[in-house]
RNA sequence: AGCGACAACGGCAAACCCGCCGCAAGGUGGGGACGCAAAGCCACGGGACCCACGAGGUCAGCCGAGCUACCGAAC
Numbered sequence: 001a002g003c004g005a006c007a008a009c010g011g012c013a014a015a016c017c018c019g020c021c022g023c024a025a026g027g028u029g030g031g032g033a034c035g036c037a038a039a040g041c042c043a044c045g046g047g048a049c050c051c052a053c054g055a056g057g058u059c060a061g062c063c064g065a066g067c068u069a070c071c072g073a074a075c
Stems, first nucleotide, its partner, number of pairs: 002075001003072002011036002016031006034061001040067002044064003047059004
């Protein structure tokens, strides 16, 4: 450095329910856990979705690229 455990310390939080924001996709706070070793960040490429169809928007928990990070058994 890769890599990754029936390890340790911790972290995040799908569906669903409630409040708020948004035309919507969706976002956000609370509850809740299906999962996650980057389920941290980032719309650069692909992809999906929405619309008021525009030189518009959403999704990072769809796959890549890029950036950053805790721990240390085996290899």
The RNA shown here (c-di-GMP-I-GGC riboswitch aptamer) has 75 nucleotides and comes from Cellulomonas fimi ATCC 484.
RNAcentral holds the sequence, with entries from Rfam and Ribocentre.
Taxonomically the source falls in Cellulomonas fimi (Bacteria, Bacillati, Micrococcales, Cellulomonas).
The same sequence occurs in records of 2 taxa.